[in-house]
RNA sequence: GAUCCCGGGCAACGAGGGACUGUGAACCUGGUCAGGCCCUGACGGGAGCAGCCAUAAGCAGGCCCCCUCGGGUGCAUUCGGGGGCUUC
Numbered sequence: 001g002a003u004c005c006c007g008g009g010c011a012a013c014g015a016g017g018g019a020c021u022g023u024g025a026a027c028c029u030g031g032u033c034a035g036g037c038c039c040u041g042a043c044g045g046g047a048g049c050a051g052c053c054a055u056a057a058g059c060a061g062g063c064c065c066c067c068u069c070g071g072g073u074g075c076a077u078u079c080g081g082g083g084g085c086u087u088c
Base pairs, nucleotide, nucleotide: 001085003083004082005081006080007079008078009075010074011073013070014069015068016067017066018065020061021060022059023058029054030053031052032051037046038045039044
């Protein structure tokens, strides 16, 4: 110096997961607990159903965001390692 082999990149695509949003529990989640119930001489207190609020598991969504994996996809041509050959 050329050559051979191995490893490292990016993008798109596909799959999965996370994040986000919505929804989401008669009771076996929480908060607030009307009514009613219980305690009290009274003042007050207690437990607590429905409702409301917030969520769990789950379900759904999406142009986007993050991570992982994959290969009969596409792109760039540099980086590193090893073997022998040739030359100095």

This is a predicted structure of an 88-nucleotide RNA (Bacterial small signal recognition particle RNA) from a Planctomycetota bacterium. The organism belongs to Planctomycetota, within Bacteria. It matches the Rfam family "Bacterial small signal recognition particle RNA". Rfam classes the family as a non-coding RNA gene. Gene Ontology terms of the family: signal recognition particle, plasma membrane targeting and SRP-dependent cotranslational protein targeting to membrane, signal sequence recognition. Of the family's consensus pairs, 81% are formed in the model. The prediction has a mean pLDDT of 79.